[in-house]
RNA sequence: GAGGCGUACGGCGAUGAGGCUCGCCGCAACCGCACCCAUGGCCGGUGCUGAUGGCCUCUACGUGAUG
Numbered sequence: 001g002a003g004g005c006g007u008a009c010g011g012c013g014a015u016g017a018g019g020c021u022c023g024c025c026g027c028a029a030c031c032g033c034a035c036c037c038a039u040g041g042c043c044g045g046u047g048c049u050g051a052u053g054g055c056c057u058c059u060a061c062g063u064g065a066u067g
Base pairs, nucleotide, nucleotide: 009026010025011024012023013022016058017057018056019055020054021053032048033047034046035045036044
């Protein structure tokens, strides 16, 4: 110096917030899908789903019904 393990802390898991929980990362984790062009690549264009990693709640948005 590199690598591995453990602990603590912090960060991340395609759109906001809180609680619980799971996973991942230590400058990395992370940065959705389909079609076309291209061509087994990258880039570009068009279209689509979801406020969660998962559960619950709130907020925003959408649909239906009732007053």